[in-house]
Context: one part of a larger RNA
Formats: sequence, C1' cells, structure tokens
RNA sequence: UUGGGCGUAAAGGGAGCGCAGGCGGUUUAAUAAGUCUGAUGUGAAAGGUCAUAGCUCAACUAUGGACGUGCAUCAGAAACUGUUAGACUUGAGUACUAGAGAGGUCAGUGGAACUCCAUGUGUAGCGGUGAAAUGCGUAGAUAUAUGGAAGAACAUCAGUGGCGAAGGCGGCUGACUGGCUAGUAACUGACGCUGAGGCUCGAAAGCGUGGGUAGCGAACAGGAUUAGAUACCCUGGUAGUCCACGCCGUAAACGAUGAAUACUAAGUGUUGGAAGGUUUCCGCCUUUCAGUGCUGCAGCAAACGCAAUAAGUAUUCCGCCUGAGUAGUACGACCGCAAGGUUGAAACUC
Repeated sequence: UUGGGCGUAAAGGGAGCGCAGGCGGUUUAAUAAGUCUGAUGUGAAAGGUCAUAGCUCAACUAUGGACGUGCAUCAGAAACUGUUAGACUUGAGUACUAGAGAGGUCAGUGGAACUCCAUGUGUAGCGGUGAAAUGCGUAGAUAUAUGGAAGAACAUCAGUGGCGAAGGCGGCUGACUGGCUAGUAACUGACGCUGAGGCUCGAAAGCGUGGGUAGCGAACAGGAUUAGAUACCCUGGUAGUCCACGCCGUAAACGAUGAAUACUAAGUGUUGGAAGGUUUCCGCCUUUCAGUGCUGCAGCAAACGCAAUAAGUAUUCCGCCUGAGUAGUACGACCGCAAGGUUGAAACUC
C1' cells in the first nucleotide's frame, strides 16, 4: 500500500458554518470529452515465450512466429458518465396560517434560606464528634423577636418532560433575537449532500486588568485519629467560585456509536401539532406528521447486545486504526502572557 475495520478489543474529529474537491432527482434533444467497436501506424535490437535447426547431448547459439496488455491517427456506436440547450416537481428552499419550548443577549424585579450589623428579652453554656478537642461565650454567646445590609443560588412545579449544533440552558417580567414543528400546496425549479485546508462556537479548572465576596472552599493553620497521618473527621480559612472585558481551547467534550438519503415485522408509553368520527360539555376513539423512551421479529454481532432514534440492508463524502512498552514523550514547527495546547517520531526492550 492493498485488504479488513472504528458501541465495549487499536480506531468517529468536542460541535457547527463553509471555499476547493468528491458525489448528485425525473425527462427531451444535441454533442462525442470519458466509455465501447474496427482499421492503420508505431511499440528498436537483445532478453523472456513457442516451434524448428546447429555444436555427439545439454548449457549455449541461429532462424521464424506469437506476445509486447501501451500510444497516436482515422472511421463508427450513443446505453451510461460528462458538456450544452429546453422542460418537470417528488429533493431543497420561499410564502401564508397556526403551535410548543430552562434556545440566546440585555434590562428590571421577587420570596425563602445562610451570614453579618443594630436593638429588645434572657442566662451559662453553645458548637462539634464514633468519642473528643481546637473554636465561640459573663466584654453576655447559643436561643428568641424586630429592623437593616450584602452576595449568591432559584425549593415545590420537575417528568427515561422541553429547547439547543455541541458545550449547555430552570424564580418572575419586559425588550431584541435564532432555530424547530404541523397544515395549506400559492411561488422558485435541483438551487442538493458531504466537506481536506479555513473560520466560528466550545464545561470545569487556569491566566490578565478592574470590580465584588454572603455561603462554600484548593493552599495554609490548628484540633483529633494513627505506629506514622503531609489524609479521611472537626474548627477556622486565602485564591477561586460571582460580574465586566480579554485570553486559554482542553474533558469519560460519552450514545465511549461522524454527517446525509432510501428501504426493512409487530407491540406499548410519552411530548408537540394536524385530520376524521363520537359526545351537551369534560372527554374518548381512529388515522397521520415531527420528536423522545421501553419491549421485541428478521437481520447483524466474538459475545454482551443493537434492532425504523440500527450496531440491519444499500449509496455518497469526511475523519481515524494497524502488536505492547518507550510516549501523546523527544526534536522541530505553529499557537499561547503563562500554564500549556496542536502536530508528532526513533533507538532500545518484549
């Protein structure tokens, strides 16, 4: 490299947008680049191959044939691919009418709780644990009542519920704004799928500048435990957690399952629509579309299991794997303020 693979054995890029490239619906006509057929020329000799012949045989040599799968030119074919021109509507999109939603950004606002402050009542304990102690408290704590301050998070509702490309999103109200679904079938008429590079987004932790700091809490200090205890438990507590702006660019970024399209038994929940039937209403039944769960046949699979939301049957495009360790290391390059990230070996050992 080919082949074979990528849920769990090595292997799906964290996610999207998208230039190039690859692939691409139905139909008519033309064309003849690809494709196919035929002819001509060329494809040196030697070698190889087949036949015959020459050295006594053989090696070796000679003569002739086939081959030389290719290229060029000419003549033709027109199904498929391409190209050009035209048409179509089922893919894709637009429009209209409805619908659900923690989708996003900004602003405002609410109650519970914790902590702190002030004041009143009140007195000797409180707190904490397996048991204790450090700690707090007669300078009046804990408890209780009233008032105030500040920050952060939003109980119940809450749901194998919803929304988002992923990360993720949850009090309430408003403004701005993205996407999705159903129905109608009015409009465009293949405008599509994928996507190396590229660009953008991307939890937590971390970094820079400036704020903020109630609770929690790496580090740190003390008390315990213990043979020791740089821990688990307890009392404190700084960064951080929060906000604004800018970096970082990684995660078991997981469904450990790339995206898109088509097809392939059933059954049963649930969310959001639509149509029809029934009913006084609530509702119920049937069908159907889009999601989201469970069970399960065929099929697949090493097994576990997957099973219309496939790990089934096929097609297109991208990414990735190739024994274990060394090692996601070294070196180089690029990115970063740094931390580090991306790319990514070998010797050697087994």
This is a predicted structure of a 350-nucleotide part of an RNA (small-subunit ribosomal RNA, central domain) from Xylocopilactobacillus apis. Taxonomically the source falls in Xylocopilactobacillus (Bacteria, Bacillati, Bacillota, Bacilli). The RNAcentral record of the full RNA draws on ENA and SILVA.